[in-house]
Molecule: FMN riboswitch aptamer (RFN element)
Organism: soil metagenome
RNA sequence: UCUUCGGGAUAGGGUGAAAUUCCCCAUCGGUGGUGAAAGUCCACGAACUCCGAUUUGUAUCGGAGUCGAACUGUUGAAAUUACAGUACCGACGGUUAAAGUCCGGAUGGAAGAAGA
Numbered sequence: 001u002c003u004u005c006g007g008g009a010u011a012g013g014g015u016g017a018a019a020u021u022c023c024c025c026a027u028c029g030g031u032g033g034u035g036a037a038a039g040u041c042c043a044c045g046a047a048c049u050c051c052g053a054u055u056u057g058u059a060u061c062g063g064a065g066u067c068g069a070a071c072u073g074u075u076g077a078a079a080u081u082a083c084a085g086u087a088c089c090g091a092c093g094g095u096u097a098a099a100g101u102c103c104g105g106a107u108g109g110a111a112g113a114a115g116a
Stems, first nucleotide, its partner, number of pairs: 001116005012024003026101002028090002030044004039088002047066008070086005092104003
């Protein structure tokens, strides 16, 4: 420098004119690190806001800010990571009714991984 890869999940039931959005229940967990494996530890990405540069424009690049959630016990040399138990968290816009799970930006981008 180039190529490829790079996010999962509402089954079933209730109410209602209307909900995969409410209620019961169910279900999912990006990337790197860490004495041993992590959604909840440390960082990063995504998302949102602002500033600057470039640009006819869309937009792109750079910088700054914001940015969720876990305890107890057991084993052990070592685990807020395993095992057992009980909890908790989840961008923006849309929607006959409020969304981690539906639709959309996105046939996009990225942390990064692998290869040449």